This is a predicted structure of a 90-nucleotide RNA (c-di-GMP-I-GGC riboswitch aptamer) from Ammoniphilus resinae.
NCBI's taxonomy places the organism under Bacteria, Bacillota, Bacilli, Paenibacillaceae, Ammoniphilus.

RNA sequence: UAAAAUAAAGGCAAACUUAUUGAAAAAUAAGGACGCAAAGCUAUGGGUCUAAGGUUCCCUAAAGGAAUGAUGAUUGCCAGGCUGCCGUAU
Numbered sequence: 001u002a003a004a005a006u007a008a009a010g011g012c013a014a015a016c017u018u019a020u021u022g023a024a025a026a027a028u029a030a031g032g033a034c035g036c037a038a039a040g041c042u043a044u045g046g047g048u049c050u051a052a053g054g055u056u057c058c059c060u061a062a063a064g065g066a067a068u069g070a071u072g073a074u075u076g077c078c079a080g081g082c083u084g085c086c087g088u089a090u
Base pairs, nucleotide, nucleotide: 001089002088011036012035016031017030018029019028020027021026034076040082041081042080044079045078046077047074048073049072054068055067056066057065058064
């Protein structure tokens, strides 16, 4: 420097449950392990999810409904950037 087999030391933690936060998606903590060689960090590009506020439409006494729509979320959806243990090869 490169790739990701094997072994060793370890690491993370899906679904689900409980509590809390949030309009929601979801997040955090504890329990729990489906799996992961970056399942470490980063929301930079794409994809996906939600739709509070806003806008438009329907209807109305009020209420309500539909569409649009991230500034929200997702890194364990894909990619990019940064960083990293052990050993192997050069």